Notes
The RNA shown here (Bacterial RNase P class A) has 377 nucleotides and comes from a Salinivirgaceae bacterium. The organism belongs to Salinivirgaceae, within Bacteria. The RNAcentral record of the sequence draws on ENA. The gene name in the source record is rnpB. Model confidence (mean pLDDT): 75 of 100.
RNA sequence: CAAGCAGCACGUUCUAUCGCCUUUACCGUAGGGUAAGGGAGGAAAGUCCGGGCAGCAUAGGGUGCCGGGCUUCCGAAAGGGAAGCUAUCUGUGAAGGUAGAGUAAGGCAGAAGAAAAUAACCGUCACGACCUUGUGUCGCGAUAAGGGUGAGAAGGUGGUGUAAGAGACCACCAGUGCUCCAGGCAACUGGGGCAGCUGUGCCGCUCCCGGGUUGAAAGGCCAUGUAUAUCCCGACUCCGGAAACGGAACGGUGUUACCCGCACUGUCAUGUCGGGAGGGGUAGGCCGAUAGUGGUUUCGGGUGACCGAAAUCCCAGAUAAAUGAUAGAAGUCCGCCUUGGUGGAAACAGAAUCCGGCUUAUAGGGCUGCUUGCUUU
Numbered sequence: 001c002a003a004g005c006a007g008c009a010c011g012u013u014c015u016a017u018c019g020c021c022u023u024u025a026c027c028g029u030a031g032g033g034u035a036a037g038g039g040a041g042g043a044a045a046g047u048c049c050g051g052g053c054a055g056c057a058u059a060g061g062g063u064g065c066c067g068g069g070c071u072u073c074c075g076a077a078a079g080g081g082a083a084g085c086u087a088u089c090u091g092u093g094a095a096g097g098u099a100g101a102g103u104a105a106g107g108c109a110g111a112a113g114a115a116a117a118u119a120a121c122c123g124u125c126a127c128g129a130c131c132u133u134g135u136g137u138c139g140c141g142a143u144a145a146g147g148g149u150g151a152g153a154a155g156g157u158g159g160u161g162u163a164a165g166a167g168a169c170c171a172c173c174a175g176u177g178c179u180c181c182a183g184g185c186a187a188c189u190g191g192g193g194c195a196g197c198u199g200u201g202c203c204g205c206u207c208c209c210g211g212g213u214u215g216a217a218a219g220g221c222c223a224u225g226u227a228u229a230u231c232c233c234g235a236c237u238c239c240g241g242a243a244a245c246g247g248a249a250c251g252g253u254g255u256u257a258c259c260c261g262c263a264c265u266g267u268c269a270u271g272u273c274g275g276g277a278g279g280g281g282u283a284g285g286c287c288g289a290u291a292g293u294g295g296u297u298u299c300g301g302g303u304g305a306c307c308g309a310a311a312u313c314c315c316a317g318a319u320a321a322a323u324g325a326u327a328g329a330a331g332u333c334c335g336c337c338u339u340g341g342u343g344g345a346a347a348c349a350g351a352a353u354c355c356g357g358c359u360u361a362u363a364g365g366g367c368u369g370c371u372u373g374c375u376u377u
Base pairs, nucleotide, nucleotide: 001373002372003371004370005369006368007367008366010364012330013329014328015327016326017325018324020039021038022037023036024035025034026033027032041348045359046358048357049356050355051354052353053215054214055213056212060260061259062258063257065211066210067209068208069207070084071083072082073081074080085100086099087098088097089096090095101206102205103204106203107202108201109200121147122146123143124142125141127139128138129137130136131134155173156172157171158170159169160168174198175197176195177194178193179192180191181190182189183188219287220286221285222284230277231276232275233274234273235272236271237248238247239246240245249267250266251265252264253263254262255261294313295312296311297310298309299308300307301306332345333344334343335342336341337340
């Protein structure tokens, strides 16, 4: 100097005029006016996860279904975050990605192959027979070192041994199991010893943790107005009682899918309850609705996520939807000319119940740490 990896913050500021929304105080019968303040993000996006809040509802239990699963810490929690551990993959590297509970003596394994876990096609070796006497053919036996098929063929290398071979045995190594020492909070790491124990893929099973559900068009209140006219289907039993009513049984509605349970409701009256068709009225206003798991600064603790203390601040609340326009100056970046000037540019993108996370998009430069290459200035 160039290229890259990881992280952090910025992505506009001030003044004036006019316009829009809103808070507080005052004035006004009211429309409104005056003054002092405030007004769209790092992702407001996605709607993926968690929580607050509201309804079902006064709760619940079981089965299913869904999500997660290494260690320690942070956190209200999260399928979240920080720092790490092991395995594996990508990259020269800095780094980045995926996975992580238990069982493996649960089940299945097509096709190829001789054979998929007590296996023998080719091959090798011993014995016997035959002949054309050769690295021959056949039979029987031994074999799993060599070769083939395959995702996988009984752990690898070297040797001893053997008729030829083989963990049969030995040395070293890999994995696995047991055990001892050291380090670490731990997951685990390093070292030593013993054991001859060692196959592949797919599908399951079990355990632990968590989950009721719908969502701000949730939901609540006020005002106004009307017709539930009419039709269809289902339930319409028993006991006690003078009646009101009570109990049982049956039917229905609600409660995530199902069951139990619970709550409500109807059961002799031409009515009630439930379901469906069809029809009528209303679409106005107020609340929810922004003070909190809050922000900022300083100090202390911690590798860090983050925690603690003190001080200080209130920072949109619209409702078909406001948060803007113009001018000037400054700042950042880029190009050109040279110490000063000139021209230009600004991405992704707009709150709508609020908060914590995750994911995605992003012009332009900036800062910090690290890697690789070139150069010897």
Its Rfam family is "Bacterial RNase P class A". About the family: Ribonuclease P (RNase P) is a ubiquitous endoribonuclease, found in archaea, bacteria and eukarya as well as chloroplasts and mitochondria. By type it is a ribozyme.